Predicted 3D model of a 111-nucleotide RNA (SAM riboswitch aptamer (S box leader)) from Aequorivita sublithincola. Its mean pLDDT, the model's own confidence on a scale to 100, is 82.
Formats: sequence, structure tokens, C1' cells
RNA sequence: ACGUUAUCAAGAAAGGCCGAGGGACUAGACCCUUUGACGCCUUAGCAACCUCCCGAACUUCGGGGAAGGUGCUACAUUCUAUCCCGAAGUAAAUUCGAGAAUAGAUAACAA
Repeated sequence: ACGUUAUCAAGAAAGGCCGAGGGACUAGACCCUUUGACGCCUUAGCAACCUCCCGAACUUCGGGGAAGGUGCUACAUUCUAUCCCGAAGUAAAUUCGAGAAUAGAUAACAA
């Protein structure tokens, strides 16, 4: 790398450096960006996956904490794309809503 499980509409930014693109990939839309984005560093914060404590219960649930290991701190994973169901429409086109899948991100495990 591949794999398994869980989560992904909540939450949380200042300073310094850099200098042109960036929001994962393809397409479209939308947006951020020389009033300095993206990225890197420092500090701060958020959250509670690992972790710690308590209580039930029998290896799961509930409550609490945040020292440490990760993660995260524009926009729902920015939105749509494939399948299925429902509604509007005579039907097709199209629009709206719900679900699933695929892909991705993160954690823990495994390797």
C1' cells in the first nucleotide's frame, strides 16, 4: 500500500515566513485568494478516536476529565455525478425530498 471497524450538516484562530494559485482526483457549479489565499513554523483553541475515573451491565451502555499520542480549527467530505424510492409533471425533459453504493478524510486495530 491493501484490509477491518467507527465517525464525517456540531465545535474551534492569532502571529511569523513565503509568494500564486487553492477548496483530494475528472467534469460542471459555487467559493477563497496580492486587503497575501494554499503551504510551513510557533502559540492558542476545539473535539474526545486512543487514553483516565465513576456507575450499570457483562464486554457493551451511560456520565465525567483532558496530562499524553493522533486529528481538526472557510464553505456539509463546499455541492452535484451512480443506483433505488417518493412527490410535482399526460409523458419525456426537468425540479424537489429520503435512502443506499462508490470515492475520500480521520482514528483505532491488523499487516